[in-house]
RNA sequence: GGCCCUGUAGUACAAUGGAUAGUAUAGAAGUUUCCGAAGCUUUAGAUUCAAGUUCGAUUCUUGACAGGGCCA
Numbered sequence: 001g002g003c004c005c006u007g008u009a010g011u012a013c014a015a016u017g018g019a020u021a022g023u024a025u026a027g028a029a030g031u032u033u034c035c036g037a038a039g040c041u042u043u044a045g046a047u048u049c050a051a052g053u054u055c056g057a058u059u060c061u062u063g064a065c066a067g068g069g070c071c072a
Stems, first nucleotide, its partner, number of pairs: 001071007010025004018055001027043005048064005
């Protein structure tokens, strides 16, 4: 330098054009307990960035950025 893959809550993953972006775990509050742990209830939190296509984009297209792999 060229090509390919990936980028979503703190973490691990879903959602592959359609409405409120969901699950587990972690966090906070409550309940329970003599105190903890476990259990139960509630709660906050995320689409890497920009542009385009579309009635509608996490999803499709282009570019940038970051990470990984292959070739030179």